[in-house]
Context: one part of a larger RNA
RNA sequence: CUGGGCGUAAAGAGUCGUGUAGGUGGUACACCGCAUCGCAAUUGAAAUGUCGCGGCCCAACCGCGGAAUUGGUUGCGAGAUGGGUGUGCUAGAGGAUGCGAGAGGAAAAGGGAACUGAUGGUGAAGCAGUGAAAUGCGUUGAUAUCAUCAGGAACACCGAAGGCGAAGGCACUUUUCUGGCGCAUUCCUGACACUGAGACACGAAAGCUAGCGGAGCGAAGCAGAUUAGAGACCUGCGUAGUCCUAGCCCUAAACGCAUGUCUGCUAGAUGCUGGAUUCAUUUUGUAUUCAGUGUCGUAAGCUAACGCGUUAAGCAGACCGCCUGGGGAGUACGAUCGCAAGAUUAAAACUC
Numbered sequence: 001c002u003g004g005g006c007g008u009a010a011a012g013a014g015u016c017g018u019g020u021a022g023g024u025g026g027u028a029c030a031c032c033g034c035a036u037c038g039c040a041a042u043u044g045a046a047a048u049g050u051c052g053c054g055g056c057c058c059a060a061c062c063g064c065g066g067a068a069u070u071g072g073u074u075g076c077g078a079g080a081u082g083g084g085u086g087u088g089c090u091a092g093a094g095g096a097u098g099c100g101a102g103a104g105g106a107a108a109a110g111g112g113a114a115c116u117g118a119u120g121g122u123g124a125a126g127c128a129g130u131g132a133a134a135u136g137c138g139u140u141g142a143u144a145u146c147a148u149c150a151g152g153a154a155c156a157c158c159g160a161a162g163g164c165g166a167a168g169g170c171a172c173u174u175u176u177c178u179g180g181c182g183c184a185u186u187c188c189u190g191a192c193a194c195u196g197a198g199a200c201a202c203g204a205a206a207g208c209u210a211g212c213g214g215a216g217c218g219a220a221g222c223a224g225a226u227u228a229g230a231g232a233c234c235u236g237c238g239u240a241g242u243c244c245u246a247g248c249c250c251u252a253a254a255c256g257c258a259u260g261u262c263u264g265c266u267a268g269a270u271g272c273u274g275g276a277u278u279c280a281u282u283u284u285g286u287a288u289u290c291a292g293u294g295u296c297g298u299a300a301g302c303u304a305a306c307g308c309g310u311u312a313a314g315c316a317g318a319c320c321g322c323c324u325g326g327g328g329a330g331u332a333c334g335a336u337c338g339c340a341a342g343a344u345u346a347a348a349a350c351u352c
Base pairs, nucleotide, nucleotide: 004323005322006321007306008305012320014202015201017200018199022195023194024193026089027088028087029086030085031084032083034082035081036078037077038076039075040074041073042072043071050066051065052064053063054062055061092192093189094188095187096185097184098183099182100181104178105177106176107175108174109173110172111155115151116150117149118148119147120146121145122144126137127136163170164169207248208247209246210245211244216242217241221237222236223235224234260319261318262317263316264315265314268296269295270294271293272292273291274290275289276288277287279285280284301308302307325352326351327350334345335344336343337342
């Protein structure tokens, strides 16, 4: 190298989004004859190796002959498959037209409940907190209650096994801008496709830089308890942070299928979401079908088992990524990136 694998044993990269090189590629005809195949020639030194025969008594050793030397080159031919060129096709792909659903994204404006604070009224001695307490707040009038004002953050019910998004993720309402998707028509283009090393883009939370903001919550910190101790769990406070703008960081049990993307094929049953058609029809329902999202389940099949099972972990194909005993170690060194924190790439000695 061939061979074996990646749901849970090592292994699917966060998305695998966009896309370069590369790899692979629907259908018909014609031509070419590059790959490919056939025949022939030539070359492939000898020795070695191999087969046969022979010579030293045998063997080692040696001699002769054959095959081999799997390759290269040239000539002639084949024309299936791959490839090239040309002309077409419409089942892949894209577009057009008409409908449709949606917390998809960005910006702006508006809203009510709750909370905290301030001011004023009523009111009176407790409130808060816990397993029990204490710290804490309160006669300078708290808690409770009413009114007004201010502020910041988050949006109850609807709400769902629901929807959208490539993933991260997205939920009060309205407006503006904007991305994707589904169905129907079969109108247009005519293979324009799939994957994708590098690359680029996005990427929760925490963290970083600068500037705003700061109600509640709350790392650190302080205090009260608990305890042998308590650097904790519980309690009262509370800074950063959490929010916004601009810029970094680039990680995660980035997973709720520990399951890469694409294509085709292989029983069903039952729910939900969005469309289309048909029938009956007041609602609404019946049947069919497309797309998505669930559950059950084998019929088959697969699997070490668990389980998976048309949303496959089944049957096949294309392409990429990754794995190769445990520890050392996702570490050291080097390199790239970063303001830093650190991230990415990534060993060895040694040891079992």
Molecule: small-subunit ribosomal RNA, central domain
Organism: uncultured bacterium